[in-house]
Molecule: c-di-GMP-I riboswitch aptamer
Organism: Bacillus solimangrovi
RNA sequence: AGAUGAUAAAGGCAAACUUAUCGAAAGUUAAGGACGCAAAGCUUCAGGUCUACGGCUAUUAAUAGUUAUGACGGCUGAGUUACCGAU
Numbered sequence: 001a002g003a004u005g006a007u008a009a010a011g012g013c014a015a016a017c018u019u020a021u022c023g024a025a026a027g028u029u030a031a032g033g034a035c036g037c038a039a040a041g042c043u044u045c046a047g048g049u050c051u052a053c054g055g056c057u058a059u060u061a062a063u064a065g066u067u068a069u070g071a072c073g074g075c076u077g078a079g080u081u082a083c084c085g086a087u
Base pairs, nucleotide, nucleotide: 003087004085005084012037013036017032018031019030020029022027035074041080042079043078045077046076047075048072049071050070054067055066056065057064058063
């Protein structure tokens, strides 16, 4: 320096849920709370998933379908940064 992750050490993050907040929604943010995580740190480049304000189409209408410019990094891959040391 690289790989790697143990009945190790020091730590870190924070699911569901509750309250408040922003948002059309998916979901975000803050506090509480811990399901778990060796990158559950960061980034939408590729794929995937979720939502449909708005647009388009159908309908007498109610509505329905379709579509991200929206969302998910705790969906997968990829890029990038990083603690420790049994090996």